Context: one part of a larger RNA
RNA sequence: UGACGGGGACCCGCACAAGCGGUGGAGCAUGUGGUUUAAUUCGAUACUAACCGAAGAACCUUACCCAGACUUGACAUCGAUCGUAAGCCCUCGAAAGGGGGCCCUCCCCCACAAGGGGACGUGAAGACACUUGUUGCAUGGCUGUCGUCAGCUCGUGCCGUGAGGUGUACGGUUAAGUCCGCCAACGAGCGCAACCCACGUUCUGUGUUACCAGCAUGAAAGAUGGGGACUCACAGGAGACCGCCGGUGUAAGCCGGAGGAAGGUGUGGAUGACGUCAAGUCAGCAUGGCAGUUACGUCUGGGGCUACACACAUGCUACAAUGGACGAAACAAAGGGCCGCAAAGCCGCGAGGUGGAGCCAAUCCCAAAAAUACGUCCUCAGUUCAGAUUACAGUCUGCAACUCGACUGUAUGAAGGCGGAAUCGCUAGUAAACGCAGGUCAGCUAUACUGCGUUGAAUACGUUCCCGGGUCUUGUACA
Numbered sequence: 001u002g003a004c005g006g007g008g009a010c011c012c013g014c015a016c017a018a019g020c021g022g023u024g025g026a027g028c029a030u031g032u033g034g035u036u037u038a039a040u041u042c043g044a045u046a047c048u049a050a051c052c053g054a055a056g057a058a059c060c061u062u063a064c065c066c067a068g069a070c071u072u073g074a075c076a077u078c079g080a081u082c083g084u085a086a087g088c089c090c091u092c093g094a095a096a097g098g099g100g101g102c103c104c105u106c107c108c109c110c111a112c113a114a115g116g117g118g119a120c121g122u123g124a125a126g127a128c129a130c131u132u133g134u135u136g137c138a139u140g141g142c143u144g145u146c147g148u149c150a151g152c153u154c155g156u157g158c159c160g161u162g163a164g165g166u167g168u169a170c171g172g173u174u175a176a177g178u179c180c181g182c183c184a185a186c187g188a189g190c191g192c193a194a195c196c197c198a199c200g201u202u203c204u205g206u207g208u209u210a211c212c213a214g215c216a217u218g219a220a221a222g223a224u225g226g227g228g229a230c231u232c233a234c235a236g237g238a239g240a241c242c243g244c245c246g247g248u249g250u251a252a253g254c255c256g257g258a259g260g261a262a263g264g265u266g267u268g269g270a271u272g273a274c275g276u277c278a279a280g281u282c283a284g285c286a287u288g289g290c291a292g293u294u295a296c297g298u299c300u301g302g303g304g305c306u307a308c309a310c311a312c313a314u315g316c317u318a319c320a321a322u323g324g325a326c327g328a329a330a331c332a333a334a335g336g337g338c339c340g341c342a343a344a345g346c347c348g349c350g351a352g353g354u355g356g357a358g359c360c361a362a363u364c365c366c367a368a369a370a371a372u373a374c375g376u377c378c379u380c381a382g383u384u385c386a387g388a389u390u391a392c393a394g395u396c397u398g399c400a401a402c403u404c405g406a407c408u409g410u411a412u413g414a415a416g417g418c419g420g421a422a423u424c425g426c427u428a429g430u431a432a433a434c435g436c437a438g439g440u441c442a443g444c445u446a447u448a449c450u451g452c453g454u455u456g457a458a459u460a461c462g463u464u465c466c467c468g469g470g471u472c473u474u475g476u477a478c479a
Base pairs, nucleotide, nucleotide: 001479002478003476004475005474007473008472009471010470011469012468013467015463016462019426020425021424022423023422026317027316028315029314030313031312032311033310034308035307042053043052064303065302066301067300068299069298070297073128077127078126082121083120084119087102088101089100090099091098092097106118107117108116109115130292131291133290134289135288139286140285141281142280143279144277146275151190152189153188154187155186156185157166158165159164170181171180172179196269197268198267199266201238202237203236204235205234206233207232211227212226215225216224217223241263244257245256246255247254248253319419323378324377325376326375327374329372335366336365337364340359341358345354346353347352385416390411391410392409393408394407395406396405432455433454434453435452436451437450438449
């Protein structure tokens, strides 16, 4: 100087407390361990691995296994030689590929030809290719975590023999090393804050595909004429600064009030200091060393990654009456659409089929929002709860749904009576509940992830305690 303490003081955080809803029990989904297997590819492992890499494993992907093949190779550059795109047929084969036959025909310059050039194919020998092989403890880059915590440093000066200290301490204050006061310190940098984006108010401009107050047409529908007010869209401004008033204080600031759409950081996001964990990643990419080179490379068919006494993690659905079923009525936002989204109509109980209007989309479509309100039934039961499992019949995608897809119909109708010890999230348009969309994608295992809106709470006395962190101080046989 640090680190540590079941030392002290002060402070903060959904850290506890106060509340609300869960997990832990059940069934299923997904991931992991373990076991099994020819293979169940690899990585991630306390917090910081375990719906993680994977925004989508039937083939492909695919790295694994079995089998069949190739060896200058699937790909790149150079390459002697020969040839001219391409393609078709036969045959062996699961395919890859092998063998045979047919076909003889590229472009440009020059053009009579010769010749030259380009592209493509064949291709000996060889240089080389290739490697998801190894080392994340050789690395770059990127990422997690402490932590959006308030810290981490430097120049000069001063103090100390020196390591180093001071500044950065102290008294206040703040979300903040934020600011103020004081001080052997005076300044400065990286962080904080602000500058950026979205939302909330308003003004101006522009009005089509959006809108419709007044006028006209119309049975009705902004449907039409029209309008530029309103909504909305897109640009650009204004607005919030403790600015004003009162109190308090040396000041910084704090408390209250007015005005205001918004009040003291308005709310949310993006933004992550010096560093820590030899943290993670050589399988995203790049890359040193090492290793393989008729195989640890490459191609193909099939299988596996989907196994199943079990254990763990994250979720979904429930156990019901604040509910379930049926009927009929409303109200969103944000997205996507030409290899596409697909309306009306017709067929089917349905998944879907047919059909193809319209739309490169503020125009058309996906599209039905759902919870909710209204009416009827059920009356506390393993039930008109719950839906696992299984059987049969189908639909769709796709060369192909056996291993191993999703969905539909009928039948079946398991566990489950609100869950032990323990444990998680959340402070407001939040939790909880409800649906909608998107990416990936032929299809899908999505109950995941990323967004969007609808309905919409309870509680916070307080900081003794648990956990994590910050500052000062103290002890130390630790570095």
Record summary: A computed fold for a 479-nucleotide part of an RNA from a metagenome, annotated as small-subunit ribosomal RNA, 3' major domain. Its Rfam family is "Bacterial small subunit ribosomal RNA".